[in-house]
RNA sequence: CGAGUUGCCCAGACGGUUGCGCACCUUGGUGUGAGGAAAGUCCGAGCAGCACAGAGCAGGAUAACGGCUAACGGCCGCCGAGGGUGACCUUAGGGAAAGUGCAACAGAGAUAUACCGCCAAGCCAUGCUUGGUAAGGGUGGAAAGGCGAGGUAAGAGCUCACCGAGCGGGUGGAGACAUCCGCUGCCAUGUAAACCCUAUCCGCUGCAACGCCGACAGGAGAGUUGGUUGCUCGCCACAUAACUCCGACGGGCGGCACGAGCGUAUUGGCAACAAUGCGUCGAGAUAGAUAAUCGUCCACGACAGAACUCGGCUUACAGGCAGCUCGCUGC
RNA sequence: GCGCCGGUAGCUCAGUUGGAUAGAGUGUCUGGCUACGAACCAGAAGGUCGGGGGUUCGAAUCCCUUCCGGCGUACCA
Numbered sequence: 001c002g003a004g005u006u007g008c009c010c011a012g013a014c015g016g017u018u019g020c021g022c023a024c025c026u027u028g029g030u031g032u033g034a035g036g037a038a039a040g041u042c043c044g045a046g047c048a049g050c051a052c053a054g055a056g057c058a059g060g061a062u063a064a065c066g067g068c069u070a071a072c073g074g075c076c077g078c079c080g081a082g083g084g085u086g087a088c089c090u091u092a093g094g095g096a097a098a099g100u101g102c103a104a105c106a107g108a109g110a111u112a113u114a115c116c117g118c119c120a121a122g123c124c125a126u127g128c129u130u131g132g133u134a135a136g137g138g139u140g141g142a143a144a145g146g147c148g149a150g151g152u153a154a155g156a157g158c159u160c161a162c163c164g165a166g167c168g169g170g171u172g173g174a175g176a177c178a179u180c181c182g183c184u185g186c187c188a189u190g191u192a193a194a195c196c197c198u199a200u201c202c203g204c205u206g207c208a209a210c211g212c213c214g215a216c217a218g219g220a221g222a223g224u225u226g227g228u229u230g231c232u233c234g235c236c237a238c239a240u241a242a243c244u245c246c247g248a249c250g251g252g253c254g255g256c257a258c259g260a261g262c263g264u265a266u267u268g269g270c271a272a273c274a275a276u277g278c279g280u281c282g283a284g285a286u287a288g289a290u291a292a293u294c295g296u297c298c299a300c301g302a303c304a305g306a307a308c309u310c311g312g313c314u315u316a317c318a319g320g321c322a323g324c325u326c327g328c329u330g331c
Numbered sequence: 332g333c334g335c336c337g338g339u340a341g342c343u344c345a346g347u348u349g350g351a352u353a354g355a356g357u358g359u360c361u362g363g364c365u366a367c368g369a370a371c372c373a374g375a376a377g378g379u380c381g382g383g384g385g386u387u388c389g390a391a392u393c394c395c396u397u398c399c400g401g402c403g404u405a406c407c408a
Stems, first nucleotide, its partner, number of pairs: 001327009012297007020033006035303001039314002042312005047206004054233004059202005065077004079093001080091004094197002099195002101191003115137002117133007145163002148160003164186001165184008210254004214249001218246004223238001225237004261280008298301001332404007341357004350388001359375005381397005
């Protein structure tokens, strides 16, 4: 210098004028006013109602190990597998010996098989028949663990060494697992992001939930009532009528901004994260505010706009910084 | 907020219990027919199956993610 990889920061700055939402004083002032993704709504929770959410069936989600967390399908660490020269990255990563299904075409044969070939025997002998053989050829993604030697009529884990696989034991580790030793000659492919099985988890509905208040038509109520998840149970409420419920309004108020909050320091931990101290309050609309314009400066500004609230994931996107890796060149 | 559907040739649609050349109609082009045109006859071209990744021997089809378009809905269902 070029190429790459990982992590982090930031989201134009300052000031004036005029507006808008909210709060407080008060009748014009003061304070405050979008994001890292507010987005997609893909997961997980809080909160609210139904029984402080109960049973069964159906249905759904997840899948090595250890941890974090309110929880998670998220995050951190680690193991195995895969990719890359490397930094590093990816990983739905249980079970095919419970059962069922599927494996097109090609190929003799697709879970069992003898087409060519090899060997042996027989015969009507340039060949045919029978038997043996999975070493060789050919097909395929996949053909009875791989390779070498012995052995054999030819062959074959038939036997042996090495590698692989399974089982048992030792050592290390918290564990997945790694490694070493011994035994077994290896009854048997793939697919479960096919049905299915195993383990764990999940009740349903969503702030237009839900609670309270009120004006006005009208209506129902001694079980053929009302409420509650997809189904079946079960449960709850009322049946004290001077009570209860429904309906109705482009109704009002709450829910609704102090929260698993944010910033910072220390400590523990590889990390995710946790504990403690100090500081701090930072939008709350309901047709929906957060804007317009001017001046100065710079690196000339992308993606994009809250609607009950958080933790993640994913996607969009301007600019900057740092670590590390590889290649080339120079000293 | 909640729920549902779709994306395949220029256009309109098939094909989705995985199987190899992804089809049909219409349009386009070429040739024929005709004096010429339409209709008709014959032939041809035209597809990253919205994008990306994965499972599988094999993906339009299965799974994940994402983009775009459309629909329903609030005492409804």
Predicted 3D model of RNase P RNA and transfer RNA as a complex of 408 nucleotides. Rfam match: Bacterial RNase P class A. Rfam's curators write: Ribonuclease P (RNase P) is a ubiquitous endoribonuclease, found in archaea, bacteria and eukarya as well as chloroplasts and mitochondria.